[in-house]
RNA sequence: GGAGUCGGCCGGGCAGUCGCUGUUCCGCUUGCGGAAUGGAGGAAAGUCCGGGCUUCGAAGGGCAAGGUGCCAGGUAACGCCUGGACGGUGUGAACCGAUGGAAAGUGCCACAGAAAACAAACCGCCUAAGCACGGGAGACCGUGCCGGUAAGGGUGAAAAGGUGCGGUAAGAGCGCACCGCGCGGGUGGCAACAUUCCGCGGCACGGUAAACCCCACCCGAAGCAAGACCAAAUAGGGGUGCAUUGGUGCGGCCCGCACCGUACCCGGGUAGGUUGCUCGAGGCGCACGGCGACGUGGGUCCCAGAUGAAUGACUGUCCAUGACAGAACCCGGCUUACAGGCCGACUCCCUCC
Numbered sequence: 001g002g003a004g005u006c007g008g009c010c011g012g013g014c015a016g017u018c019g020c021u022g023u024u025c026c027g028c029u030u031g032c033g034g035a036a037u038g039g040a041g042g043a044a045a046g047u048c049c050g051g052g053c054u055u056c057g058a059a060g061g062g063c064a065a066g067g068u069g070c071c072a073g074g075u076a077a078c079g080c081c082u083g084g085a086c087g088g089u090g091u092g093a094a095c096c097g098a099u100g101g102a103a104a105g106u107g108c109c110a111c112a113g114a115a116a117a118c119a120a121a122c123c124g125c126c127u128a129a130g131c132a133c134g135g136g137a138g139a140c141c142g143u144g145c146c147g148g149u150a151a152g153g154g155u156g157a158a159a160a161g162g163u164g165c166g167g168u169a170a171g172a173g174c175g176c177a178c179c180g181c182g183c184g185g186g187u188g189g190c191a192a193c194a195u196u197c198c199g200c201g202g203c204a205c206g207g208u209a210a211a212c213c214c215c216a217c218c219c220g221a222a223g224c225a226a227g228a229c230c231a232a233a234u235a236g237g238g239g240u241g242c243a244u245u246g247g248u249g250c251g252g253c254c255c256g257c258a259c260c261g262u263a264c265c266c267g268g269g270u271a272g273g274u275u276g277c278u279c280g281a282g283g284c285g286c287a288c289g290g291c292g293a294c295g296u297g298g299g300u301c302c303c304a305g306a307u308g309a310a311u312g313a314c315u316g317u318c319c320a321u322g323a324c325a326g327a328a329c330c331c332g333g334c335u336u337a338c339a340g341g342c343c344g345a346c347u348c349c350c351u352c353c
Stems, first nucleotide, its partner, number of pairs: 001349010012318007020039009041324001045335002048333005053223004066218004070084005085099001086097004100214002105212002107208003122153002124149003130145006161179006180203001181201005186195003227275004237266006246260005282301003286297004319322001
């Protein structure tokens, strides 16, 4: 100097004018005015996980359904995070992985191919042994049958360890050496796992579980339009008192009863209002413990809370001319979108000293 990997941060600044909205204070005409002060994000988004909170349900246990799935740790919890193991990619920094079980059982493996799983003879190789026929004096030779063979070719994503030597009719872990693999033990590690240690086994039966399934663990449901409180008008309900004068009903009449009446009270509940609502697993910096996620201690700060729903508009000026995008109960994550810029750590290549 070039090319990259990982992590963190910012994401228009300043000034003025006019608005919107929360809080506090003051004033009064009690819903207005004035003053001070606060007012979107790293994703507020998707609503995909996990929790708080609320209501309902629930003895306890099991089944079903759903989810998660290497190991250890962190956390309120998680499918998240951290550290590690294993496998893969990259020269490397690093990155990616639903990564338990295929010897419990079942299913599936397109096309091609002879054969796709208690393996399989299409081409090729062989004809030692057995049978038949022919030739030959005979040893034997030839042809056919019965066969043998997974070393070679070919198909495929995948064809039952690899290389070499021996062996054989030709071959083959058939035998041997080395490599690989599996099992047991030892050793290291909390563990996943590793092993350059020791022994055994010719190798012991393909792949697929985001196919059924098996194993282990986790899981009640609905959601702030949850829920709680106050409470008109109109209509209806209950209770008490009054009136029994009147009307209706109990076939007529009398008594009685019920309803209609009227006054007061009560509770449910609609509109509407209040609350839930923002001080919280909170932010910032410090010390200590930990590789780290994180934890502990003390200090300091208060940082939107609307409900037809505010957070805006205009002007001036500066620069690098400003991306994605707007809270609605609150947090922890994940995922997705994002113009441009800043910082740190690390890797590879080239050149110079």